[in-house]
RNA sequence: CAGGUUGGUCGGGUGACCGCGGCGGGUCUCACCGUCGAGGAAAGUCCGCACUCCACAGGGCAGGAUGCCGGGUAACACCCGGGACGGGUAACCGUCGGACAGGGCCACAGAAACAAACCGCCCUAACGGGCAAGGGUGAAAAGGUGGUGUAAGAGACCACCGGCGCGGCAGUAAUGUCGCGGCCAGGCAACCCCCAUCCGGAGCAAGGCCAAGCAGGGGCAAAGUCCGUCAUGCACGGACGGGAGGCUGCCCGUCUCCCUGGAGCCCCGGGUAGGCUGCAUGAGCUGACCGGCAACGAUCAGCCCAGAGAGAUGGUCACCCAGGCGGGAGUCGUCCAUUUGGAUACCCUCCUGCCGGACAGAAUGCGGCUUACAGACCGGCCUGGGGG
Repeated sequence: CAGGUUGGUCGGGUGACCGCGGCGGGUCUCACCGUCGAGGAAAGUCCGCACUCCACAGGGCAGGAUGCCGGGUAACACCCGGGACGGGUAACCGUCGGACAGGGCCACAGAAACAAACCGCCCUAACGGGCAAGGGUGAAAAGGUGGUGUAAGAGACCACCGGCGCGGCAGUAAUGUCGCGGCCAGGCAACCCCCAUCCGGAGCAAGGCCAAGCAGGGGCAAAGUCCGUCAUGCACGGACGGGAGGCUGCCCGUCUCCCUGGAGCCCCGGGUAGGCUGCAUGAGCUGACCGGCAACGAUCAGCCCAGAGAGAUGGUCACCCAGGCGGGAGUCGUCCAUUUGGAUACCCUCCUGCCGGACAGAAUGCGGCUUACAGACCGGCCUGGGGG
C1' cells in the first nucleotide's frame, strides 16, 4: 500500500423568523417570560422481567420452553469465558443432550437402507455348501489402509488410524492425554419419544379514586270546587282557587309544571359518560476508583433527562461541516526530445459550479434478540506485496 476479518462511536452544526406540546412564573382571562421536548433502533411484538388484578395447602398428570461445561444477571431462547466438531492459508465464523429404552421413517436407483447377497470368488461330476475381496446403485452400503493367512475369503490375526469401554494423570467441569482391552452393524430426535432443569392465567383498554344524566330505592307540603263534551271512563277540555320551580336580593308581574297522582325538591347505593391516578427517581445516566481474563459487580461523587390521550417534538432562509459529480490549474513521478521544451492515467494540493445528510418516530416501564439504515470516524487482528 492492497485485500480481508472483528469491535466501538456518531448519524449534521450554528443563527434568524414562524409554529407545536409539558411544567413553572405571571395574568380576571388572554398576551408574555423561563425551562424541557424521540431512537439506536422508539420498529417486529419474538423471548425474559417489574408492576396490577384473578386463582392458589401439598403432590401428580397433561401441555410448553430450554439443552456441551463453567460463570454473569431480577430473569432469559441473552451475555462472557472455556470445550469439541465443521468451514477458511489465517484473523475469524458457524453448530451443540440421548440413535444398545422403545416405536417410526430413510425419495429415486439398488439384491439389500440394517443384521443383506444381484453379478462375482471357492469346493463339488451334480445336488448342495462356504464367502463377502472385487463390480454395480446411491446422499449414505455393514470400520479405513497395508500385510499375514486361506480352497476362496473374512478383525480370523498383526501394525497404524477412527470409534467404544476401563484405569492413571491434568482440569471445578465439558474435555484432553497416556496405558490396557475385546474387535466394534449406518442416518434422522425442527418425527414420536427418553433424561435433566424451569414454567399458574390475563394484561396499563391491568388496576385504584371521584362522579353528571337516565333508570332504581327512600323521604317531604297542600285542596279542591264548578261547567261543558262524549265512545260514560282512574276520560278530555275550560274557569276559579291552591302548590312547586324559573326570570330576581325582595314584592308585583309573567312563563312552565302539578293539585291524589306523579311531577317538583332532597337523600341513598351501585355505576355509565367524563375527570384524576397508575405515569416518569429508575434493575436510571455520567465520572473516578477497586475486584474479576471477561460478562459483570462493589464503593464514592455529580446529575434529573419527553410524558400526549386522536396523539407535541415541525417548517423556511442564510452560513458552515462531512460527502458525491463535473470543470480549470499545479507539484512529484513517468515517457519523448534534449536549448528554455512537449505529453500525461491514478493519487495529492488549490480554485470554482451543481447536488447533498439514511432508516425511521415514544404511548406503563426495563433487560435482550431480530430486522431496517445514505454516510462518516476510531481501534484490534490476519494475509499478500513493496521499501529501509